Notes: The part of an RNA shown here (small-subunit ribosomal RNA, central domain) has 349 nucleotides and comes from an uncultured prokaryote.
Context: one part of a larger RNA
Parts: sequence; C1' cells; structure tokens
RNA sequence: CUGGGCGUAAAGCGCGCGUAGGUGGUUUGUUAAGUUGGAUGUGAAAGCCCUGGGCUCAACCUGGGAACUGCAUCCAAAACUGGCAGACUAGAGUACGGUAGAGGGGGGUAGAAUUUCAGGUGUAGCGGUGAAAUGCGUAGAGAUCUGAAGGAAUACCAGUGGCGAAGGCGGCUCUCUGGACCAAUACUGACGCUGAGGUGCGAAAGCGUGGGUAGCAAACGGGAUUAGAUACCCCGGUAGUCCUAGCCGUAAACUAUGUCAACUAGCUGUUGGGAGGAUCUGCCUCUUAGUAGCGUAGCUAACGCGGUAAGUUGACCGCCUGGGGAGUACGGCCGCAAGGUUAAAACUC
Repeated sequence: CUGGGCGUAAAGCGCGCGUAGGUGGUUUGUUAAGUUGGAUGUGAAAGCCCUGGGCUCAACCUGGGAACUGCAUCCAAAACUGGCAGACUAGAGUACGGUAGAGGGGGGUAGAAUUUCAGGUGUAGCGGUGAAAUGCGUAGAGAUCUGAAGGAAUACCAGUGGCGAAGGCGGCUCUCUGGACCAAUACUGACGCUGAGGUGCGAAAGCGUGGGUAGCAAACGGGAUUAGAUACCCCGGUAGUCCUAGCCGUAAACUAUGUCAACUAGCUGUUGGGAGGAUCUGCCUCUUAGUAGCGUAGCUAACGCGGUAAGUUGACCGCCUGGGGAGUACGGCCGCAAGGUUAAAACUC
C1' cells in the first nucleotide's frame, strides 16, 4: 500500500449549513475527451521465455523467434461516461388550502411552596439520627393566624406523548419567528446527493464584567461514625446555580449505530393528517408522515438487528490497524485563564 473493517472487540466527526472536489433522473440530436477496433512508427542490445547450433555434457557462448502488456500519430465505431444544443417530469423546489406541536427570541402575568421580616395567640421545647450530638429556643423558638418582601422553579395534566439538526425544550398569555406533515391542483424544469478545507450552533462545569441570591450547595467550619474518617450521616455555609452582553467548545455530546436514495414476509399498539363505510357517537377499513413492541427471510463471533436494519445495493464523507508509553511530549493554531485542537518517538510487554 492492498485486502479487511467501524452497535458491544481498534474505529461514525456532538450537530447543521456549505466551497472545492466526487457523484448524479428520462429522452433526441451532435461531438469524439474517456472508451473500443485497426494500421504505421517506436519500444537499443544483453537478459527472461520458446526453438536450433558450438565447446565430450553442463555452466558458458552463439543463430532465429516470441515478448517488451507502453508511448506517439493516423483511420474507423458511437453502445456506455463526458462535452454541446434541445425537449421532458417520476428527483428537488415553489404557490394555493388545512393540521398538530414543552421548536426558537422578546414582553407581560398567575398560583402553590420554601425562606426571611413585622404583628397576634401561646409555652418549653424544636430540630436531627441507626442512635446521638453540634445547631435553634425563656432576649419567647417550634406550632398556629394575619400581613409584607424577594428569588427560583412551574405539582396535577404527563404519556415506550409531542417538537427540534444536535445540544435541548414544560404554568398562562401577547408578540416576532423557523421547521414538519397532509390533500388536491397549478407552476419551475435536474435546480439533486454528499461534502476535504471553511463557517455557525453546541448540556453541565468553568472564566472575566455588572447585577441578583429564596432554596440548594463544591470549598470550608462544626457534630457524629471509625483503629483512623481529609468520606458516607447530621448542623451550618461561600463560590456557583439566576439575569446581562461576552468567552470557553468539551461530555457515556449514546441509538456507543455518519448523511442521502432505492428495494426486501407479516402482526400488535400509539401520535398528527386524509379518504371511505357504519351511524346507537363506542367504532371499522384504506392511505400517509412519525413513534414503540414482537417477528419472517437475511445478516451477525455471539448477543442481537430485523422496512426507523446491524438485510440487499448505490453515492459521498469521516475514522481504525496489538497493549502500555499517550490522547501525552515538542511544535503550530485557538483561549483571559482553565485548557482545547492537531499529534509523535524512544523504551517496554
């Protein structure tokens, strides 16, 4: 390098958009770059291979042939790929009409609860645990009632429910806005797919700015436990968690399964549409886009997957190549930093 692979053995970029590139539907004509056939020239000699000859044989020497799979030029072919010109509508997209949705940004607002504060009633405990203690409380706690403040999160509904490319998204309402699906027509006419670089988004934690801080809670303090206890349990408690405009760019970012397309038994649910039937409002049948559980063929080392494939194929990208050293060092790039990314070797088994 090739063969071979990537759910769990090493291996799918966290996810989109998209440049170059790769690749691409039906049909007519044309071209002749790729492709195919033929011819000519060239492809030194030696060697290899075939076949003769000469040293007594052989090695060796020598004659002839083949081969030299290539390159160039010319002639020809036109199925396929490509180019050019034209046409088409099955891919893709647009318009019209509907539907569902925690999809996203911004504003407003509601109730429950926790905590704190003020006041009333009221008296000796409360709290916590396996048991305790630290802690709170006669300066009146806890309990209970009334009022106020403030922050954060939205019980029930709630669902192998929904939406989103992924991360993710959950009270109600207003506003701006993205996408999806369905039905029937009309339109554009291959405008498609993938996508090295690039670019955007990207949980939590973390960073700097200014706010905010009810609850929770790294660190930290105390009480227990214990041989010890830098823990598990308890009482406190600061960053943080929230907002702001930025940075960071990582996760078991998981379906550990890249994206797109086509094809390949059935059965049972469920969500959103559509059509028809039946009308007792329970429903039944078909169809379509999701979503979940079985399962046939097939695949798989097995487990399992099984029309949402890990089946059968095609297009394109990414990635793997024994364990450790190491996702480390050095260098580059990025970052305020933390660090991220790219990424070895010696040595060793």